[in-house]
Context: one part of a larger RNA
């Protein structure tokens, strides 16, 4: 130093657990938010670091149900209360809800600093209490350069705004690696990512299919079929008609037509103010009374001239009132392809339905109740469920616990039952609003226009310009009107078929934070990262990265008391317990590595 045996110490594999996980159905739910959300900060307890829990009314408050004896969270002590006058729990509906955070009075380095109107209270300092954010839509008041208006300004009232499930879905934009053994059309991919929507979304009641036969919205799931097809005919990409299924639902408007209103224009009438009625211009155009002037004649008076009124006719402008034309808005009419409507005759007012609102009533939801039948003085143990002996229930022998292994000991189970309160989901009732028939007509009017369609550039259709139809569309041109227009894979006939250019729709489907239930899932290096204050601690400026840690025992009965020691640590007695080599660095306790003892051998 070895090598064995023994026998500890370290470690903490293994075994057996399972408190927590993975998965697969199912089922409900698909939003929350300016009535302040999601998520946080600080607080809240007798004592109180964490976690749940709540919010200055603060592990809690009131009302209804439920429940029935113990309670004051994890969490034990102690101290102090509550509870048959019904607590604690559990359910439902309310109150109360600091700060911050869209955060919305202004500010800001979130969780804090500052304010301003306007009510109440106070002598006062001040308290208390409501408003004051932006955009958007309506109304209203004010209201510039600038006459009128308009921007602008204030202001009332509605509404947005942010979060969310790393999921699913329409939409709008939209790559690259990679594959093609290179790569450049292809391809990966309309995938990954970003924006903006819904709870389901989208689609949808043929200007569809098909094919000499017919079918009758959409989607979904199976076949067709990897089929026919695209395709540097490479790499790949890939339908669809029909067929079985799942669900099933149909409707509304635009036009023509009538009506009413409201505006515009034009025509006619009647009132009201005004002008004109002298001459001229295209053209039309007067009477009565009264004053005045001047010439003649004069006796007056008439006539002419001017003037004033009164009437008329002429216009002009404003008012009503009819009529008509055109435009809008309501309201009724009306919605299809065997063409249909509108008009016009005739003819019915019934049935069915459609949905908004109410109450009923039934089912499920959100607490929970009933609920069957064994004992034993066998034996063994610490302990009976195990084992012996005699029973019993069973529409219940599912499964957990109970000091070992229980159908009869708990708690369930099989059955059954059950709601004051919310909320769903169907049905009926009543009530509001709505929609619905039919036969015939000669004519005329309507049935979605910058549409359809071509061109040209592109996209999308399995479909790469191709013999390329459909679909949509940036530019360019552009129809037709039922004697009409679109399909049918260039294009033409002839057939055949449906009705563009406007809208709405439930299920059947696609998905998961959630409850349930279940497992030839995992069982603590496994299983979600997390079975323990886990997205914690811990790193990191930040964005982010991100652990390890279960297990005494039926029950704490957690070692009282002695004695060694620093009033330690540890440790030996005693006591517990079936066990303490279950003693808390605790079920077993491998191995590596450290000893300790005894035999050998160097």
């Nucleotide at each position: 130093g070895g090598u064995u045996u023994a026998u500890g110490g370290c470690g903490g594999a293994u075994g057996c657990c399972u408190a927590g996980g993975c998965g697969u159905a199912u089922c409900g739910a698909g939003g929350c938010g300016a009535a302040g959300a999601a998520g946080g900060c600080c607080g809240u307890g007798g004592c109180a670091a964490g976690c749940u829990g709540c919010g200055a009314g603060a592990a809690g408050c009131g009302a209804c149900g439920g429940g029935g004896a113990g309670g004051a969270g994890c969490a034990a002590a102690c101290a102090u209360c509550c509870u048959g006058a019904g607590a604690u729990c559990c359910g439902u509906u309310g109150a109360u809800a600091g700060c911050c955070g869209a955060a919305u009075g202004g500010g800001g380095u979130a969780a804090c600093c500052c304010a301003c109107c306007g009510a109440g209270c106070g002598u006062g300092a001040g308290c208390u209490u409501g408003g004051u954010a932006u955009c958007c839509g309506u109304g209203a008041a004010u209201g510039a350069a600038u006459a009128a208006a308009u921007a602008g300004u204030u202001u009332a009232c509605g509404g947005a705004g942010g979060c969310g499930a790393a999921a699913c879905u329409g939409g709008g934009g939209g790559a690259a690696c990679u594959g093609a053994a290179c790569c450049a059309u292809c391809u990966a991919a309309g995938u990954a990512c970003c924006c903006c929507g819904g709870g389901a979304a989208g689609a949808g009641a043929a200007a569809u299919c098909a094919a000499a036969a017919g079918a009758g919205a959409u989607u979904c799931c199976g076949a067709a079929a990897g089929u026919a097809g695209c395709g540097g005919c490479g790499a790949g990409c890939g339908a669809a008609a029909u067929c079985g299924g799942a669900a099933g639902a149909g409707c509304c408007u635009a036009a023509a037509c009538c009506g009413u209103c409201u505006g515009a224009c034009c025509a006619c009438u009647a009132a009201a103010a005004u002008g004109c009625u002298u001459a001229a211009a295209a053209a039309a155009u007067u009477a009565a009374u009264g004053g005045c002037a001047a010439a003649a004649u004069g006796a007056a008076a008439a006539a002419u001239g001017u003037u004033a009124u009164u009437a008329a006719g002429c216009g002009u402008u404003u008012u009503a009132g009819u009529g008509g034309u055109c435009a809008g808005a309501c309201g009724g009419g009306g919605u299809u392809g065997a063409a249909g409507g509108a008009c016009c005759g005739c003819g019915a007012c019934a049935u069915c339905u459609u949905u908004g609102u109410a109450g009923u009533c039934a089912u499920g939801a959100u607490a929970g109740g009933a609920g069957a039948a064994a004992g034993g003085u066998u034996u063994u143990g610490g302990g009976a469920a195990a084992u012996c002996c005699u029973g019993c229930c069973a529409a219940a022998g599912a499964g957990g616990g109970u000091g070992a292994a229980a159908g009869c000991c708990c708690c369930g189970u099989a059955u059954u039952u059950g709601a004051a309160a919310u909320g769903a989901u169907g049905a009926c009732u009543a009530u509001g609003a709505g929609g619905u028939a039919g036969c015939g007509g000669a004519a005329u009017c309507c049935u979605g226009a910058g549409u359809a369609c071509g061109g040209c550039g592109g996209g999308g259709c399995a479909c790469g310009a191709g013999a390329a139809a459909c679909c949509c569309u940036g530019c360019c041109g552009g129809a037709a009107u039922c004697c009409g227009g679109g399909u049918c894979g260039a294009c033409c006939a002839c057939g055949a078929u449906c009705c563009a250019a406007g809208g709405c729709u439930a299920a059947a489907u696609a998905c998961u934070g959630g409850a349930u239930a279940c497992g030839a899932c995992c069982g603590a290096u496994a299983g979600c990262g997390c079975a323990g204050a886990a997205g914690u601690a811990c790193c990191g400026u930040g964005a982010g990265g991100g652990a390890a840690a279960g297990g005494c025992g039926a029950a704490a009965a957690g070692a009282a008391c002695c004695c060694c020691g620093g009033c330690g640590a540890g440790g030996g007695g005693a006591g517990u317990g079936a066990a303490a080599u279950a003693g808390a660095a605790c079920c077993u306790g491998a191995a590596a590595c450290c000893g300790u003892a005894a035999a050998c051998c160097c």
Predicted 3D model of a 602-nucleotide part of an RNA (large-subunit ribosomal RNA, domain I) from a termite gut metagenome. Its mean pLDDT, the model's own confidence on a scale to 100, is 80. The RNAcentral record of the full RNA draws on SILVA. Its Rfam family is "Bacterial large subunit ribosomal RNA".